[in-house]
Context: one part of a larger RNA
C1' cells in the first nucleotide's frame, strides 16, 4: 500500500465560519450522448510466456502453427443510472409573520455582606496560630467592640440529575445595544444543500510587553516549626501574579476521552421551557432540549442502546508495537517562554 480501525488497547482536529475539492432532493422532455453498455473496423512489432504439433537418440534448446495480449484509437448504434441542458415541483434548506426562551455576548449604571487599611470613642493584657508549640502583633494600648470614612476583588442563600453557548465558558440588580435558538403558520424563494484539505476567526489558565490598580489570596523569597534530613506537608509573614485597558501568546485530562450531516430500528420512569392538537379546572398527545434504565442489535469486556458506541450514505480528520521522542535537524511563527510540522540510529 491493501485491509482492518479511532469512549476506555494506537487513533476524532480544542471550537467555529468558509474556499477549492467531494457528494447531493422529486416528477417531465420521441433533449444531448462525456461516464457507462453493445456492434463493427484499425492498431496492440518481434522474441519471451500459453496451448498443440513437429526436429536435434531424451531434455535444455530451437522450429511451425495457434490462441491471447484484458489496452488505446476510430466508427455506427442503445439511453436505464450518473453528468449535462431545458423545465415543473415542494418535502430538504432558507426567508418572513406570530408566540416564547435563556447564569448567551459587549457596554453603561446601581447594590448589600465580607475582608483590609485609616479617624475617632468604649476598654485592659494579652493577642493570634498549632497536633504541641515557636516566628509574628500588642502597654508608643493590640485582640474585642461601637461609629464614620476608604480601597480592590468577589457576587452567600435561590442553585439543581436546571439552563444559554460552536467550543474556550458564562450566574447580584437593572438599562442599552446585538446575537441565538424553539414553537406555530404554510405567506415568499425553489435544492439555494452536507462535509470541508488549505485559509480565516474565536480559543481556560499560566506566562510575555506598554500603562494603571493593588483589598484578598499568593509562586519565588524570609523567618518558625516537624524530621536523622525536611530545598515539603503545618504555621507567621510575603514580592510577581490575581484586577483593568490594549496588544502577543495558541497550548490543557480544550473530556462525553465519543468529529459534522442525514435517515432508519420495541417500550418504561423523569425533569426544564415554550408552543400545537385533543378530551376540557387537570389529564392525554406531539414537537424541540436534558436525566435514568432497558428491547433488538452491537462490543474484547466494562458498557453503549432514539442525546447509540445498533444499522446505512456521504465527506473531513486521525492510527499502524514499546522506549529512544513529541526529542533532534530543518522550515515557519513568537519580544521571550515556546508552540506547529516532526524523524533517525539504537535497544526490547
Nucleotide at each position: 500500500u491493501u485491509g482492518g480501525g479511532u469512549u476506555u488497547a494506537a487513533a476524532g482536529g480544542g471550537u467555529g465560519c468558509g474556499u477549492a475539492g467531494g457528494c447531493g432532493g422529486a416528477g417531465c422532455g420521441a433533449g444531448c450522448a462525456a461516464g457507462u453498455c453493445a456492434g463493427c473496423g484499425g492498431u496492440g512489432a518481434a522474441a519471451u510466456a500459453c496451448c498443440a504439433u513437429u526436429g536435434c537418440u531424451c531434455a535444455a534448446c530451437a522450429a511451425u502453427g495457434g490462441g491471447g495480449c484484458u489496452g488505446c484509437c476510430g466508427u455506427u448504434g442503445a439511453u436505464a443510472c450518473u453528468g449535462c441542458c431545458g423545465u415543473u415541483c415542494u418535502g430538504g434548506a432558507a426567508u418572513g409573520c406570530g408566540c416564547g426562551u435563556g447564569c448567551c455576548g459587549c457596554g453603561g449604571g446601581a447594590g448589600g455582606a465580607a475582608u483590609g487599611u485609616g479617624u475617632g470613642g468604649u476598654g485592659u493584657a494579652g493577642c493570634g496560630g498549632u497536633g504541641a508549640a515557636a516566628u509574628g502583633c500588642a502597654u508608643a494600648g493590640a485582640u474585642a467592640u461601637c461609629a464614620c470614612a476608604c480601597a480592590g476583588a468577589a457576587c452567600a442563600c435561590c442553585g439543581a440529575u436546571u439552563g444559554c453557548g460552536a467550543a474556550g465558558g458564562c450566574a447580584u440588580c437593572u438599562c442599552g445595544c446585538g446575537a441565538a435558538c424553539g414553537c406555530g403558520u404554510g405567506a415568499u424563494u425553489g435544492a439555494c444543500g452536507c462535509u470541508g484539505a488549505g485559509g480565516c476567526a474565536c480559543g481556560a489558565a499560566a506566562g510575555c510587553g506598554u500603562g494603571g490598580g493593588g483589598a484578598u489570596c499568593g509562586a519565588a523569597c524570609a523567618g518558625g516549626a516537624u524530621u536523622a534530613g525536611a530545598u515539603a506537608c503545618c504555621c507567621u509573614g510575603g514580592u510577581a501574579g490575581u484586577c483593568c485597558a490594549c496588544g502577543c501568546a495558541g497550548u490543557a485530562a480544550a473530556c462525553g476521552a465519543u468529529g459534522a450531516u442525514g435517515g432508519c430500528u420495541a417500550a418504561c420512569c423523569g425533569u426544564c421551557u415554550g408552543g400545537g392538537u385533543u378530551c376540557a379546572u387537570g389529564g392525554a398527545u406531539u414537537c424541540a432540549g436534558u436525566g435514568g434504565c432497558u428491547a433488538a442489535g452491537u462490543g474484547a469486556a466494562a458498557g453503549c442502546g432514539a442525546u447509540a458506541a445498533g444499522c446505512c450514505a456521504u465527506c473531513c480528520a486521525c492510527c499502524u508495537g514499546g522506549g529512544g521522542a513529541g526529542u533532534a535537524c530543518g522550515a515557519c511563527c513568537g519580544c521571550a517562554a515556546g508552540g506547529u510540522u516532526g524523524a533517525a540510529a539504537c535497544u526490547c
Small-subunit ribosomal RNA, central domain from an uncultured bacterium, 348 nucleotides, folded computationally. RNAcentral holds the full RNA, with entries from ENA and SILVA. Rfam family: Bacterial small subunit ribosomal RNA.